């Protein structure tokens, strides 16, 4: 260098289904009200009544979540920053969200708690911090087993510490 493995409530993806989203947005009717409605411009709509308030009828979806199945895997994957591309609106632009690519940094893994943030949410995600747990390697100690002359072998357990381009096995 190559191949194959291990960590376990392990990491992703797809499909189906269930609840939530929500009696919400929207549509429509009545009524109050009286000129505009979004970040900007234009177009469209608007006294045949805009934005908005109250009531009636009707009434979603996306994202996120649970379960099942299938599938790719063990920097699996996630995430910060920078750059580029696409996409969401009547059009153009801005903002924001989402998707993808490249460079670079961080994180061994899952859990719990707290703070902040995204979110309809007490779900879940992300970031930071703390707490133990767990796997791996190193160092120190312990010393099962085997063999035996032994100062050999080093299972198990304890403590401390490190990080995944790591660790183990073969080549």
């Nucleotide at each position: 260098g190559g191949u194959a493995g291990a960590g376990g409530u392990g990491c992703g993806a797809a499909u189906u289904u269930c609840a939530u989203c929500a009696g919400u947005a929207g549509a429509u009717c009545c009524u109050c009200g009286g000129a505009g409605a979004a970040u900007g411009a234009c177009a469209c709509c608007g006294g045949u009544g805009a934005u908005g308030g109250g009531g009636g009828u009707u009434g979603a979806a996306a994202g996120g979540g649970g379960a099942a199945u299938u599938u790719g895997c063990c920097g699996a994957a996630g995430u910060g920053a920078a750059a580029g591309a696409g996409c969401g609106u009547g059009u153009c632009a801005a903002c924001c969200a989402c998707u993808c690519u490249u460079u670079u940094g961080c994180u061994g893994g899952g859990g719990c708690u707290g703070u902040a943030u995204u979110g309809a949410a007490u779900a879940a995600g992300u970031a930071c911090a703390g707490c133990a747990c767990u796997g791996u390697c190193a160092c120190a100690g312990u010393g099962a087993u085997u063999a035996u002359g032994a100062g050999a072998u080093g299972a198990u357990c304890u403590g401390u510490g490190g990080a995944g381009u790591a660790c183990u096995a073969c080549u």